[in-house]
The RNA shown here (small-subunit ribosomal RNA) has 1442 nucleotides and comes from an uncultured bacterium. The gene name in the source record is rrs. It matches the Rfam family "Bacterial small subunit ribosomal RNA". Rfam links the family to the GO terms structural constituent of ribosome and ribosome.
RNA sequence: GACGAACGCUGGCGGCGCGCCUAACACAUGCAAGUCGAACGGAGUUGUGUUGAAAGCUUGCUGGAUAUACAACUUAGUGGCGGACGGGUGAGUAACGCGUGAGUAACCUGCCUUUCAGAGGGGGAUAACGUUUGGAAACGAACGCUAAUACCGCAUGAAACCUUAGUAUCGCAUGAUACAAAGGUCAAAGGAGCAAUCCGCUGAAAGAUGGACUCGCGUCUGAUUAGAUAGUUGGUGAGGUAACGGCUCACCAAGUCGACUAUCAGUAGCCGGACUGAGAGGUUGAACGGCCACAUUGGGACUGAGACACGGCCCAGACUCCUACGGGAGGCAGCAGUGAGGGAUAUUGCACAAUGGGCGAAAGCCUGAUGCAGCAACGCCGCGUGAGGGAAGACGGUUUUCGGAUUGUAAACCUCUGUCUUCGGUGACGAACAAAUGACGGUAGCCGGGGAGGAAGCCACGGCUAACUACGUGCCAGCAGCCGCGGUAAUACGUAGGUGGCGAGCGUUGUCCGGAAUUACUGGGUGUAAAGGGGGCGCAGGCGGGACAUCAAGUUGGAUGUGAAAUGCCGGAGCUUAACUCCGGAGCUGCAUCCAAAACUGUUGUUCUUGAGUGGAGUAGAGGCAAGCGGAAUUCCGAGUGUAGCGGUGAAAUGCGUAGAUAUUCGGAGGAACACCAGUGGCGAAGGCGGCUUGCUGGGCUUCUAACUGACGCUGAGGCCCGAAAGUGUGGGGAGCAAACAGGAUUAGAUACCCUGGUAGUCCACACUGUAAACGAUGAUUGCUAGGUGUGGGGGGUCUGACCCCUUCCGUGCCGGAGUUAACACAAUAAGUAAUCCACCUGGGGAGUACGACCGCAAGGUUGAAACUCAAAGGAAUUGACGGGGGCCCGCACAAGCAGUGGAGUAUGUGGUUUAAUUCGAAGCAACGCGAAGAACCUUACCAGGUCUUGACAUCGAGUGGCGAACAUAGAGAUAUGUUUUUCCUUCGGGACACGAAGACAGGUGGUGCAUGGUUGUCGUCAGCUCGUGUCGUGAGAUGUUGGGUUAAGUCCCGCAACGAGCGCAACCCCUAUCAUUAGUUGCUACGCAAGAGCACUCUAAUGAGACUGCCGUUGAUAAAACGGAGGAAGGUGGGGAUGACGUCAAAUCAUCAUGCCCCUUAUGACCUGGGCUACACACGUACUACAAUGGUGAUCAAACAGAGGGAAGCAACACAGCGAUGUGAAGCAGAACCCGAAAAAUCAUCUCAGUUCAGAUUGCAGGCUGCAACUCGCCUGCAUGAAGUCGGAAUUGCUAGUAAUCGCGGAUCAGCAUGCCGCGGUGAAUACGUUCCCGGGCCUUGUACACACCGCCCGUCACACCAUGGGAGUCGGUAACACCCGAAGUCAGUAGCCUAACCGCAAGGAGGGCGCUGCCGAAGGUGGGAUUGAUGACUGGGGUG
Repeated sequence: GACGAACGCUGGCGGCGCGCCUAACACAUGCAAGUCGAACGGAGUUGUGUUGAAAGCUUGCUGGAUAUACAACUUAGUGGCGGACGGGUGAGUAACGCGUGAGUAACCUGCCUUUCAGAGGGGGAUAACGUUUGGAAACGAACGCUAAUACCGCAUGAAACCUUAGUAUCGCAUGAUACAAAGGUCAAAGGAGCAAUCCGCUGAAAGAUGGACUCGCGUCUGAUUAGAUAGUUGGUGAGGUAACGGCUCACCAAGUCGACUAUCAGUAGCCGGACUGAGAGGUUGAACGGCCACAUUGGGACUGAGACACGGCCCAGACUCCUACGGGAGGCAGCAGUGAGGGAUAUUGCACAAUGGGCGAAAGCCUGAUGCAGCAACGCCGCGUGAGGGAAGACGGUUUUCGGAUUGUAAACCUCUGUCUUCGGUGACGAACAAAUGACGGUAGCCGGGGAGGAAGCCACGGCUAACUACGUGCCAGCAGCCGCGGUAAUACGUAGGUGGCGAGCGUUGUCCGGAAUUACUGGGUGUAAAGGGGGCGCAGGCGGGACAUCAAGUUGGAUGUGAAAUGCCGGAGCUUAACUCCGGAGCUGCAUCCAAAACUGUUGUUCUUGAGUGGAGUAGAGGCAAGCGGAAUUCCGAGUGUAGCGGUGAAAUGCGUAGAUAUUCGGAGGAACACCAGUGGCGAAGGCGGCUUGCUGGGCUUCUAACUGACGCUGAGGCCCGAAAGUGUGGGGAGCAAACAGGAUUAGAUACCCUGGUAGUCCACACUGUAAACGAUGAUUGCUAGGUGUGGGGGGUCUGACCCCUUCCGUGCCGGAGUUAACACAAUAAGUAAUCCACCUGGGGAGUACGACCGCAAGGUUGAAACUCAAAGGAAUUGACGGGGGCCCGCACAAGCAGUGGAGUAUGUGGUUUAAUUCGAAGCAACGCGAAGAACCUUACCAGGUCUUGACAUCGAGUGGCGAACAUAGAGAUAUGUUUUUCCUUCGGGACACGAAGACAGGUGGUGCAUGGUUGUCGUCAGCUCGUGUCGUGAGAUGUUGGGUUAAGUCCCGCAACGAGCGCAACCCCUAUCAUUAGUUGCUACGCAAGAGCACUCUAAUGAGACUGCCGUUGAUAAAACGGAGGAAGGUGGGGAUGACGUCAAAUCAUCAUGCCCCUUAUGACCUGGGCUACACACGUACUACAAUGGUGAUCAAACAGAGGGAAGCAACACAGCGAUGUGAAGCAGAACCCGAAAAAUCAUCUCAGUUCAGAUUGCAGGCUGCAACUCGCCUGCAUGAAGUCGGAAUUGCUAGUAAUCGCGGAUCAGCAUGCCGCGGUGAAUACGUUCCCGGGCCUUGUACACACCGCCCGUCACACCAUGGGAGUCGGUAACACCCGAAGUCAGUAGCCUAACCGCAAGGAGGGCGCUGCCGAAGGUGGGAUUGAUGACUGGGGUG
């Protein structure tokens, strides 16, 4: 895009079409084929005549019977024509059925047209009818009468037919045509009309129409259907037919068809056309048209011009109906209609008015053909559901950042219009043919009136794909064509608003084509994605070198015929337009015939040598087969020497050995394989081939010989042959090795890897098997297309004495250009470019499986599916990540050291447990002395109890004027009550503050760190991370950033298709180490002290200097740089700090803060008291103190030496009291001034290795301090008590120099409370060979089936559920044949019985005919064994999905 569609939702009108795709299932009822009286005899009705009976009376009238004639009409029957058309359906059919084109010299043709000739004279019957009679009926029977255009002789008759001799012409053959002669045979019907005449009849010739037969070509799938065939193939003869013919029969022969697909099986009506497509094609065959076939199933003939006959006949079968049970009737795949089936398909309508058909002279009759109407949005086409104006951008809805936005000129409202609709009126064409005649139809159309009134839905809105928000839901419910969406902010589910699309429709489903170059003719591929046969030989087939000639099959051109109409296209025309219909044109790409051309292909002939081959001469080789020979080694046997081990492994053990092994020497046996040479060397078609010699034998190469043949060639479906290893059979052989097997190890296990043994086998002969990653994953052959460099075998050339060198051919490698390729790569040995032939592929799995067939002794091989299932499987390359891959490098990473942790006690944090609560967070490194720089109340978020509800806190507006303070009472307090007291500022408007009430709102340490901002940790102070332009690549990407050096460093240098740049590194900043300058008080002092003075020194704090591989040497590439040195306070970033790239971890934090959404709102908010965060069997982390002599204690202490800090609700000297914590009093100091403040390790003495003069936990008593308050739950002091602990298992941490270790001091927080944290100085080491290893990191490279990236991916069994399928003892059906039996109807043949009008005959009788009987054939049926196909089946096999 399309549809004969169906389903869902919806539905106003009209026109034109179209409507059982399923059960060729069964059918009630009605209709669908009749007509002709001008063929015929009757019968009936009516009319008109004639006749005029009975009866009546008015006696000549009424009446009309009967008979007869005529006319009109109706019609059962005889007869004629029609019924073979029209209408339906698609079951069958793979076929001369259909299409197309020819042929019939092998044929028929009623009615119709034309022409010629003719119709004389007779005969016998029969239906109807009548009578009788059978039967329920259907339907008959007997007798009698009768007509014809019914039937039958005779006559006439040729141009018809037959026979007999001919002549001419023609044809592909049999033969045909024409002419002329003789003989023989065969016709007829009348009717109408006053008539003319018309309609008929007979014979013949021709035409037209319709049919019959034959042939060429075309016409689906399957080879898991390869052989089929017995009237089969042909001949002779006969029969039969309209006609040819095995069509049928007798005889004879043995043929005929088939790989160019016979036979069989499945499916199917064919075509014009239709749909789709750019086309080529693919699919399809409704409606319309042509052909065929069929008419309940099967068979058969009759009649006829025509049938083997849809609405005819006979028979058989099934079914239905009627029946009096004897017997009968029927056939909707005609039109309606019914049932059934189904997802699904209409009215038991009107009319013959038109068109057409049958009959008829005609009128006319018949016509479910046809014309119309009805039903259905089933399709196509057209129209409408209003138009213009209208902003306060109304209400409402939705949304919102609360401002608005949107629905939206949409509505309301105003002004119009009247298509459709509705009412009234008028009213056709279609009607031809003078008139009459219309089913449709009072329809279409026209006129007038009314009134915006009666008329819009469906689907979609994540991408493809036009169209977005809100709410609800929360991997639920659901969506989904593909990708996929949904786990609490869903543009994807559901709803709403809005939007988009189409519109009386819109979606969904189904089917076909397209896109799909995804079966590739046009127009694909096969190294690695699916795909080259394992290799060769070769029949058929396909293709094939140069020249000349020939023919004209292919080819090309022209002409003629045909290619029906309709459809489609173009141009017109008619319905208001369109759909629709009509006219004209081109076209219908095809087939056939004729003519022409001769280039190409082909045929035939002649010829050529370059393709191919032969001969001669040479030549290399693991080419093949057979026989023989050889040495080394292993093993075994014998003997000797010799003694305790051997062997084996990562380490061992099994094993062998004192019965003498291993080792060693000599001798012997036997089998197998052939070291070195040996080489991307050679040979072979492939598999493959390796000691030496001999014999036989195949192939290659050279052009050195151009002598010969003269296209003899290439490929090759089937076919034949070869074909590694393993395996099989028979017979040998068996040293070593070695499946299976045994033992020992390893291991969680180890049916393995390792070890010790060991059987088939490996070897030989003969036979089978026929497969391999049989690989170059690359079929064979031929030509052409740059080079370079090896190597094997030949030839030629220069020069020669030999090489070297140049050139050429055949092989075999590497590199590489063009070209090709998805890329990788290939590249004269092509995967380039051309040509020929063969083989093979068409998503993954199922599966190289099942079934079948063939082969095989078996194992198995070859051929080779489907159901089902998935949305991928796969190739090449890229970037990462990873590797028990590689290379280089770094880091307290290891190593070398020092001190620790892990053991003890205590402190502190965490887990766990407990609890009313033990608030919450942090979780490997990177949580755990963390948030917390300090929980007795407060903090506080938790718990219990008591209270408040516009609130403890903020804003708004209205009212009042107090608020507050003090005191008292109640209470645990919050709070409540009472008494007393009583405002401030002001621009005079008011404001500040407070109170009670109502409402907007407050509030939340409630949830989500996986919705977020901000902040932080970590890799990591690791050296990396990127960009622009250019270049390369189809692209992802690469290059730069890699390489050679160097560095702490992507630091720098050099090189380079890169050149530059950015964030990082470094530097700039701070502290510190030296100096200078300036400034100096509270600092300092060369002035005896003080005062004063001074600023040299110390110091303070500001500015500078200084260090840059700058200089020298060596190394390096002349570079960067490294090493050493000089100078210097300092030397190679001097030391330390701050500083943290792109990013990773959904890392941490909603409890610092901020914040979206959700949740609570007399509570999840707020206040108060008390409690808890401090619990305690236990586990872990981090610290402190120790275990002691490098120590403890004591002494000296009016006394050796710091730095950095802090101080006003503060630090506090000094003095006094106290053993002490501390208290009392109190100077000074907002600080270089005063205070904290004493530094401690140091020094001297003593203790003498012990649970101690170590250690200090725990506990008791007595005190002190802070604070409203130290019970839960603070710190300190004194006295007393004196626990564990004697250096710490596995494991593990920090540190490279002023560092570790050790010693004390200060500060923040803070009323009080550090063993924590952050700082400060004092004393002050040891070690680093080095980068193998552990951990982490950086760069390069490599492999990858990983990419949530190795904490990855992923294989198989087992268990369970479901699904399809193979086998299966069998069971039940279908189908097509075959063999035999039976044998209806019926044709044909025969005929002895019976009957018999026409003709012959005087007659008897005959001819002819009928009935009956018989025979051949013969449908259905029966029996039988096979074939094939389907369903089902206990059990069983594998497969798929979860």